[in-house]
RNA sequence: GCGAGAGUGGCGGAACAGGCAGACGCACCGGAUUUAGGAUCCGGCGGUUUACACCGUGGGGGUUCAAAUCCCCCCUCUCGCA
Numbered sequence: 001g002c003g004a005g006a007g008u009g010g011c012g013g014a015a016c017a018g019g020c021a022g023a024c025g026c027a028c029c030g031g032a033u034u035u036a037g038g039a040u041c042c043g044g045c046g047g048u049u050u051a052c053a054c055c056g057u058g059g060g061g062g063u064u065c066a067a068a069u070c071c072c073c074c075c076u077c078u079c080g081c082a
Stems, first nucleotide, its partner, number of pairs: 001081007010026003019065001028044005046055003058074005
């Protein structure tokens, strides 16, 4: 240089033909239980905000009523070829 694959909450990882984004697990927080801890059970757990609301799938743009998903450019990582 050429080709292919990947990038989603703190971490792993779903969402397979475009239609509720974050399922599920781990971690973390609160509670129950315990003398205490662990284990177990219940609830919570992206960002800003008092709240309402808005934003959020590597970054930017486009198509569409609607994009994690389709198209273009860029960045990073992995594999193959040279």
Molecule: transfer RNA
Organism: Desulfovibrio sp.